[in-house]
Context: one part of a larger RNA
C1' cells in the first nucleotide's frame, strides 16, 4: 500500500423487516446431470451454467453414427499439357440417392493461312479443405461487481525510501452532488447534463378523425361538406428550490405551501470509469501455433440430436363457489403483410376447405381482445372441479409427419383438495390477474421480445443476514 477480520464509526440497496403473489408437493412442457445407445454432435458449471448458444433438430439444418461414393476434391485462385469430344439441358435404363451407362441436341471469338486467345472438361502440378486442439498463444465481442461511485494525472510539498497529501475534516448529495475549511493548486475518465420515448399546452398541415354547424341518407362518417376536436409528424413553450415561509455557517442544502399538466435528477429507456474473475466465446467472425490431408477433407441415404429406472433448474396447468360451462353485451395498444395478409359470401359440429373483393396498406386484410358487465344453472362432491393419459375418425404443412408436427371431433377421464425443510420476485400503473402482436418460420411457442386492459397491500424502522460504499484500527497475509 492493499487485502482480510465471529474489530470499531458513518451511510446506500427489495438486503433484512412490514406486506402480497409465488417455487419446493401433482400432471404435462423444457433445459441440464446421470444413465442408456452404433451415434444419443458440440459449448456453457456459485452468484455470473440449467425455456443458456438454439428467434423455431421430420429431411435440410448437422457439425454425431451406420453404410454407399469421390480423391486437385463441394467451393477459390494460379501454371503446364490435351483435346472440341466434352459440359449444360431433355429422355430411357442401373441404383436407397450420391452416381454411373446410352441417346438427342449443341460446339466461340480474331486472323487468308499459320497461329493466338476466350470458354470447358480432364491430366498433372502449386495447393485448397477441416465445426480438428488450444479462449493458459490471441483480436473482437461479452457477462460480472455495478449505474455501485469511484480510479487516476500534472505540478508543488512532506518523507532516506516504499509512498502521503490532493481524494482526509465539519455539512449536504442519488452521485468524489455541492459548499465550507485544509499544503496545496488544478485536471482527466467516471455522476449528472446534451439524446429517445412518455405526461400538459402552442403554432404548423390535411384522401384519417368530426354531427362539433348546415344539407342529404338505402340511418354505416355513409355522402356533399368543413379541419373546431380527437388523431398523426415536424417545430416551439414548459420545472429552475424559479417565488413565499421556515431551519441552517449568512453556504451547500433540507422541510412546508402557493401557482401548475407535471414538481424537486417528474416517469422510463439509451448510455457502464480505472479495473476484477488467466471469467465466456478457435462453433459466430477473424487469427498464431499444433495436427490431419484416398481423411480429422467431401458428398449422399438411412439413423440419432426427441433414447429414460432416476435427480435437478426454469416453467405452463391445475386443486375450485372472488368458482366452472352456456347465452347475451361491451372498451385497447402495438404490430405485421405481393413467392404476403385474405374481407362478404357457401360447405362442414369443427380444426379447416371453397371463393374471391380490397391491400405493397392511418384506406384492404390479420382481427373475434380476454379478463369485465348482465342473466340463469351447478351448491361443496374427486364433482358440470382439473385436464393427463389412451384409444377411433378426421384437417393442415410440406417430396415425405412411423421414428419425431401442430391442430379438430367423439369417447376415454390419470395424479391433484394449496404442497416439509427450505427458497424466489416486486415499493405504483410496480405486484398479480387478462389477453394481443411480433421475430425465427413451409409448418411447429406452455419460451424469448413487445404492447396494452384490470389494478393492489405494505414499509415501524436499520437491531439481525446478504451485498456495497468511505473513515479508522489490529494483522503471523501479499
Nucleotide at each position: 500500500u492493499g487485502a482480510c477480520g465471529g474489530g470499531g464509526g458513518c451511510c446506500c440497496g427489495c438486503a433484512c423487516a412490514a406486506g402480497c403473489g409465488g417455487u419446493g408437493g401433482a400432471g404435462c412442457a423444457u433445459g441440464u446431470g446421470g444413465u442408456u445407445c452404433a451415434a444419443u454432435u458440440c459449448g456453457a458449471c456459485g452468484a455470473u451454467a440449467c425455456g443458456c448458444g438454439a428467434a423455431g433438430a421430420a429431411c435440410c439444418u448437422u457439425a454425431c453414427c451406420u453404410g454407399g461414393g469421390c480423391u486437385u476434391g463441394a467451393a477459390g485462385u494460379g501454371u503446364g499439357c490435351c483435346c472440341g469430344a466434352c459440359c449444360a439441358g431433355c429422355c430411357c435404363g442401373a441404383g436407397a440417392a450420391a452416381u454411373c451407362g446410352g441417346g438427342c441436341c449443341u460446339u466461340c471469338c480474331c486472323g487468308c493461312a499459320a497461329g493466338g486467345g476466350a470458354c470447358g472438361u480432364g491430366c498433372a502440378u502449386a495447393g485448397a479443405g477441416g465445426u480438428g486442439c488450444u479462449g493458459c498463444a490471441u483480436g473482437g465481442c461479452u457477462g460480472u461487481c455495478g449505474u455501485c461511485a469511484g480510479c487516476u494525472c500534472g505540478u508543488g510539498u512532506c518523507g532516506u525510501g516504499a509512498g502521503a497529501u490532493g481524494u482526509u475534516g465539519g455539512g449536504u448529495u442519488a452521485a468524489g452532488u455541492c459548499c465550507c475549511g485544509c499544503a496545496a493548486c488544478g485536471a482527466g475518465c467516471g455522476c449528472a447534463a446534451c439524446c429517445c420515448c412518455u405526461g400538459u399546452c402552442c403554432c404548423u398541415a390535411g384522401u384519417u378523425g368530426c354531427u362539433a354547424a348546415c344539407g342529404g341518407u338505402u340511418c354505416g362518417g355513409c355522402c356533399g361538406a368543413g379541419c373546431a376536436c380527437u388523431u398523426u409528424a415536424g417545430g416551439g413553450a414548459g420545472a429552475c428550490c424559479g417565488c413565499c415561509c421556515c431551519g441552517g455557517a449568512u453556504a451547500a442544502c433540507g422541510g412546508g405551501g402557493a401557482g401548475g399538466a407535471a414538481g424537486g435528477u417528474g416517469g422510463g429507456g439509451a448510455c457502464g470509469a480505472c479495473g476484477u474473475c488467466a471469467a465466456g466465446u478457435c462453433a459466430g467472425c477473424a487469427u498464431g501455433g499444433c495436427c490431419u490431408u484416398u481423411a480429422u477433407g467431401u458428398c449422399c441415404a438411412g439413423g440419432g440430436c426427441u433414447a429414460c429406472a432416476c435427480a435437478c433448474g426454469u416453467g405452463c396447468u391445475a386443486c375450485a363457489a372472488u368458482g366452472c360451462g352456456c347465452g347475451c353485451u361491451a372498451c385497447a395498444a402495438a404490430g405485421g403483410g405481393u413467392u404476403g395478409c385474405c374481407a362478404a359470401c357457401c360447405c362442414g359440429c369443427a380444426a379447416g376447405g371453397g371463393g374471391g373483393a380490397g391491400c405493397c396498406a392511418a384506406u384492404c386484410c390479420c382481427a373475434g381482445a380476454a379478463a369485465g358487465c348482465c342473466g340463469g344453472u351447478c351448491u361443496c362432491a374427486g364433482u358440470u372441479c382439473g385436464g393427463a393419459u389412451u384409444g377411433c375418425a378426421g384437417g393442415c404443412u410440406g417430396c415425405a409427419a412411423c421414428u419425431c408436427g401442430c391442430c379438430u371431433g367423439c369417447a376415454u377421464g390419470a395424479a391433484g383438495u394449496c404442497g416439509g425443510a427450505a427458497u424466489c420476485g416486486c415499493u405504483a400503473g410496480u405486484a398479480a390477474g387478462c389477453g394481443c402482436a411480433g421475430a425465427u418460420c413451409a409448418g411447429c411457442a406452455c419460451g424469448c421480445u413487445g404492447c396494452g386492459c384490470u389494478g393492489a397491500a405494505u414499509a415501524c424502522g436499520u437491531u439481525c443476514c446478504c451485498g456495497g460504499g468511505c473513515c479508522u484500527u489490529g494483522u503471523a497475509c501479499a
Predicted 3D model of a 478-nucleotide part of an RNA (small-subunit ribosomal RNA, 3' major domain) from an uncultured bacterium. Model confidence (mean pLDDT): 85 of 100. The full RNA is in RNAcentral, with records from Greengenes.